RNAcentral holds the sequence, with entries from ENA and MGnify. The RNA shown here (transfer RNA) has 73 nucleotides and comes from a Ktedonobacteraceae bacterium. Its Rfam family is "tRNA". By type it is a transfer RNA. RNAcentral records the identical sequence in 2 taxa.
[in-house]
RNA sequence: GUCCCCGUAGCUCAGUGGAUAGAGCGCGUGCCUCCGAAGCACGAAAUCGCAGGUUCGAGUCCUGUCGGGGACG
Numbered sequence: 001g002u003c004c005c006c007g008u009a010g011c012u013c014a015g016u017g018g019a020u021a022g023a024g025c026g027c028g029u030g031c032c033u034c035c036g037a038a039g040c041a042c043g044a045a046a047u048c049g050c051a052g053g054u055u056c057g058a059g060u061c062c063u064g065u066c067g068g069g070g071a072c073g
Stems, first nucleotide, its partner, number of pairs: 001072007010025004018056001027043005049065005
């Protein structure tokens, strides 16, 4: 330099262009308990790396860019 993959909640990851973006772990509150752990219930938390574009509608498609990983030279 060329090409490919990844970036979504604190962490690990789902997510056919169409409902309020979900799950597990973690966190908070309550129940339970003598107190914890476990279990059960409820809850908070991501405007989807950033900026544009396409579309009635974009996490998803297109362009640019940033970061991480990889292949080739």
The prediction has a mean pLDDT of 83.